[in-house]
Context: one part of a larger RNA
RNA sequence: GGCGUAUGGAGGAUGCCUUGGCUCUUGAAGACGAAGAAGGACGUGAUAGGCUGCGAUAAGCUACGGGGAGGUGCCGAAUAACCUGCAAUCCGUAGAUUUCCGAAUGGGGAAACCCGUUACGUUGAAGACGUAACAUCGAAAGAAGAACACCCGGAGAACUGAAACAUCUAAGUACCCGGAGGAACAUAAAUCAAAUCAGAGAUUCCCUUAGUAGUGGCGAGCGAAAGGGGAACAGCCCAAACUCAAAAGGUUACGGCCUUUUGAGGGUUGUAGGACUGCGAUAUGGAAUGUGUGAGUUUGAAGUGGAAUUUAUCUGGAAAGAUAAAGCUAUAGAGGGUGAUAGCCCCGUACACAAAUCAAACUUGCUGCCUAGCAGUAUCCUGAGUAAGGCGGAACACGUGAAAUUCUGUCUGAAUCUGCCAGGACCAUCUGGCAAGGCUAAAUACUUACAAGAGACCGAUAGUGUACCAGUACCGUGAGGGAAAGGUGAAAAGAACCGCGAACAGCGGAGUGAAAUAGACCUGAAACCAUACGCCU
Numbered sequence: 001g002g003c004g005u006a007u008g009g010a011g012g013a014u015g016c017c018u019u020g021g022c023u024c025u026u027g028a029a030g031a032c033g034a035a036g037a038a039g040g041a042c043g044u045g046a047u048a049g050g051c052u053g054c055g056a057u058a059a060g061c062u063a064c065g066g067g068g069a070g071g072u073g074c075c076g077a078a079u080a081a082c083c084u085g086c087a088a089u090c091c092g093u094a095g096a097u098u099u100c101c102g103a104a105u106g107g108g109g110a111a112a113c114c115c116g117u118u119a120c121g122u123u124g125a126a127g128a129c130g131u132a133a134c135a136u137c138g139a140a141a142g143a144a145g146a147a148c149a150c151c152c153g154g155a156g157a158a159c160u161g162a163a164a165c166a167u168c169u170a171a172g173u174a175c176c177c178g179g180a181g182g183a184a185c186a187u188a189a190a191u192c193a194a195a196u197c198a199g200a201g202a203u204u205c206c207c208u209u210a211g212u213a214g215u216g217g218c219g220a221g222c223g224a225a226a227g228g229g230g231a232a233c234a235g236c237c238c239a240a241a242c243u244c245a246a247a248a249g250g251u252u253a254c255g256g257c258c259u260u261u262u263g264a265g266g267g268u269u270g271u272a273g274g275a276c277u278g279c280g281a282u283a284u285g286g287a288a289u290g291u292g293u294g295a296g297u298u299u300g301a302a303g304u305g306g307a308a309u310u311u312a313u314c315u316g317g318a319a320a321g322a323u324a325a326a327g328c329u330a331u332a333g334a335g336g337g338u339g340a341u342a343g344c345c346c347c348g349u350a351c352a353c354a355a356a357u358c359a360a361a362c363u364u365g366c367u368g369c370c371u372a373g374c375a376g377u378a379u380c381c382u383g384a385g386u387a388a389g390g391c392g393g394a395a396c397a398c399g400u401g402a403a404a405u406u407c408u409g410u411c412u413g414a415a416u417c418u419g420c421c422a423g424g425a426c427c428a429u430c431u432g433g434c435a436a437g438g439c440u441a442a443a444u445a446c447u448u449a450c451a452a453g454a455g456a457c458c459g460a461u462a463g464u465g466u467a468c469c470a471g472u473a474c475c476g477u478g479a480g481g482g483a484a485a486g487g488u489g490a491a492a493a494g495a496a497c498c499g500c501g502a503a504c505a506g507c508g509g510a511g512u513g514a515a516a517u518a519g520a521c522c523u524g525a526a527a528c529c530a531u532a533c534g535c536c537u
Stems, first nucleotide, its partner, number of pairs: 001536009015522001016487002020458002022455006029447002032145001039101003042055003046079001049075003061095006070083003106115003116134007136143002150181001151179004161168001165217001191200002204231005214222002235439003238383001242265010270417001272382004276376004285370002292366010303353003309326006327344002329333001335347003388412008398424001419434005474481002494521001497509004
């Protein structure tokens, strides 16, 4: 020096565990904010560093309800001082208080600070202090700010793919801005269809049609619709014609008439309808969170009751285990805990109940709201800088194409029911519909937070970045980046006392404990280090 064996050190793998995560399901909700939010700063405890709670009434105040013996939150014990059957602590509901910053709003500002004006008050003045008001926009009501995703609108890339690249693709995606709701958007045919014969009947979503028809440097790619089957179903209101009223103006022969504006009635459609004229009626239906206001039911926001086992022996530190014996209960043998594995020990579980107060849903009473016919057809009305067209763009699955349809920057610019639009250029016929005003539940999308639950999901290098005081420590001028870190034991019984030692280090005894090689700790692999012994060189 090497190899081997043994014993240790070091190290923290593995096994076991789970307070935490992940992915879903069902329900409920999608709120909050100038009556000052979200989020913070600073305070607040007998002692008080952090977390949590709270706000100068400051780990809290009041009322009501629940509950019934201890209590003064957690890390975290201890001491002191107190509270409590005159019901504390605790839980729920409703109130009160709620500093300063923050939309932040009296002005300013380097957020949590500085400085005012007016009125009133504290002494008559100065000064200081207290209370109230004082921002902007809007005619007013009111608005603003926050918020996970979902939604609508505006604006809008590139990498990439095309095996290069330019049309194209990625993609109307990402990102940005504005706005709303619990959903949003859409929605009651100027729709489809059919082909000279029919048929359907708002929207939305799913399956299909179908990777079809198409589109496409006809490359890469993009990619429908009708129809069929389901989910869910719901239809309505204005403008106008006409009538009336009021106001203003004009005109007048002073009877009135005309114009404009506003309000009320009327009316709402394609088989055209309505006004208008004539006749007739005062009924019948309806509802979509409905206009308002009561009542009831159910559910939720604290809770209550809730069955049933003992004995002996054995192992063990410990019985819920094993053996033996005799039971009991089950609408409860889900689950968790208890010194190992418990239906009958504890919490619970099935089931049955409960609310002074608050909330939601549903039902219902009253009130309020909406709703009708027949015939005639001369006249009037039926959404105009609109439809449509030219040019330039965009959306449509459709890249300008034969390009219909939709939107519009610009230039033009109709018709009025004997009318107009569509049926993929265009024309005729035919068929379908009635634009240029508006509203409309449900089926659909999502999940920050809430309640209950589930898992051929993870088990501490996994699962969230975070099982632990984590968006912390730390890094960065900043935007931003971003960790590591779980486990004594059944119970602290957390090692009194003694010795060595400078020692509050460490070690050796002693003691506890089933175990201390369980002592800051479960198990404790390997690398690596050491000691002893053996063999070889």

Predicted 3D model of a 537-nucleotide part of an RNA (large-subunit ribosomal RNA, domain I) from a Pseudomonadota bacterium. The prediction has a mean pLDDT of 83. Its Rfam family is "Bacterial large subunit ribosomal RNA". Rfam links the family to the GO terms ribosome and structural constituent of ribosome. NCBI's taxonomy places the organism under Bacteria, Pseudomonadati, Pseudomonadota.